[in-house]
RNA sequence: CGAGUAAACUGCACGGCCGCGGGCACAGGGACGAAAGGCUGUGCCUGAGGAAAGUCCGGGCUCCACAGGGCAAGGUGCUGGGUAACGCCCAGCGGGGGUGACCUCAGGGAAAGUGCCACAGAAACAUACCGCCGCGCAAGCGGUAAGGGUGAAAAGGUGGUGUAAGAGACCACCGGCAGCCAGGCGACUGGCUGGCCAGGCAAACCCCACCUGGAGCAAGACCGAAUAGGAGGGGCGUGAAGCUGCCCGCUGACCCCUCGGGUAGGUCGCAAGAGACGGCAGGUAACUGCCGCCCCAGAUAGAUGGCCGUCAACACAGAACCCGGCUUACAGGUUUACUCGCCAA
Numbered sequence: 001c002g003a004g005u006a007a008a009c010u011g012c013a014c015g016g017c018c019g020c021g022g023g024c025a026c027a028g029g030g031a032c033g034a035a036a037g038g039c040u041g042u043g044c045c046u047g048a049g050g051a052a053a054g055u056c057c058g059g060g061c062u063c064c065a066c067a068g069g070g071c072a073a074g075g076u077g078c079u080g081g082g083u084a085a086c087g088c089c090c091a092g093c094g095g096g097g098g099u100g101a102c103c104u105c106a107g108g109g110a111a112a113g114u115g116c117c118a119c120a121g122a123a124a125c126a127u128a129c130c131g132c133c134g135c136g137c138a139a140g141c142g143g144u145a146a147g148g149g150u151g152a153a154a155a156g157g158u159g160g161u162g163u164a165a166g167a168g169a170c171c172a173c174c175g176g177c178a179g180c181c182a183g184g185c186g187a188c189u190g191g192c193u194g195g196c197c198a199g200g201c202a203a204a205c206c207c208c209a210c211c212u213g214g215a216g217c218a219a220g221a222c223c224g225a226a227u228a229g230g231a232g233g234g235g236c237g238u239g240a241a242g243c244u245g246c247c248c249g250c251u252g253a254c255c256c257c258u259c260g261g262g263u264a265g266g267u268c269g270c271a272a273g274a275g276a277c278g279g280c281a282g283g284u285a286a287c288u289g290c291c292g293c294c295c296c297a298g299a300u301a302g303a304u305g306g307c308c309g310u311c312a313a314c315a316c317a318g319a320a321c322c323c324g325g326c327u328u329a330c331a332g333g334u335u336u337a338c339u340c341g342c343c344a345a
Base pairs, nucleotide, nucleotide: 001341002340003339004338005337006336007335008334009333010332013310014309015308016307017306018305020047021046022045023044024043025042026041027040028039032037049316053327054326056325057324058323059322060321061216062215063214064213073212074211075210076209077208078092079091080090081089082088093107094105095104096103097102108207109206113205114204115201116200117199129148130147131144132143133142134141135140156174157173158172159171160170161169177194178193179192180191181190182189183188220268221267222266223265230259231258232257233256234255235254241251242250243249275294277292278291279290280289281288282287
């Protein structure tokens, strides 16, 4: 210098004018309302994101349900750790890819059982189509699994010994499996020995281990009219009216008072939190502990905007109970570490 790999940060800024939400203070008030509250004006402070998004996981919070045990259903699935928790994150192991930095993988069990393996092929898990060898004139019978053929896959691979022909039948190396020893918390790795018995699929049923109650802030809690309706008492043993002409009985109008429930409306939930920033300490890291410091939107038809100037000035996109993740979208810019190649000293 070129080509790459992995991370982190930023996501316009400044000035002027006008406007909007929230908080505080002050003032106004004739106009909404029973009240609470709302309303008007002025001043000060404050006002979106790295994803606020998708609503895909996990939790907090709230209400409902719940003695205990079991089944079913669903989810997760290498190991160790982190966390409030997770399907997330970190560090490893193993498989695959790359010269490399590094990337990537739903990665438990296929000798518990069942099932499936298209087409082709004789046969898809135990068979022999062609072939080879022996016997036989032949038809055929027997042996075999080297070689050929089919297929994604056919009783480990290569070479040799051996044989009638062959074959882990035997031998060497490689691969797999089992046992032992050593290392590691572990996944696993290395060594030695052994005999060759074992096709693939569990994002097929299944087995094993672990986890899981439901609904969601329109959750839920509180205050609470008017009108209508309800309960009790009184007017009222001096009760309208009806059944019913009379008595009893039953229903019970109207007026007044009291009470409780619900609705409209309002308040809370709702912004001090698994909180931000800085430092120190522990840890490879995720993360944790301690100390200091700060307060950082809170609406309910829903504010955070518009114009002008400077400027090269341009992305994706906007809170609605909160938090931790994942995924997806994204113009431009900045930084760090590392790898490979070439050149020069």

The RNA shown here (Bacterial RNase P class A) has 345 nucleotides and comes from a Bacillota bacterium. The organism belongs to Bacillota, within Bacteria. The sequence is in RNAcentral, with records from ENA. Its Rfam family is "Bacterial RNase P class A". Rfam's curators write: Ribonuclease P (RNase P) is a ubiquitous endoribonuclease, found in archaea, bacteria and eukarya as well as chloroplasts and mitochondria. By type it is a ribozyme. It is recorded under the gene name rnpB.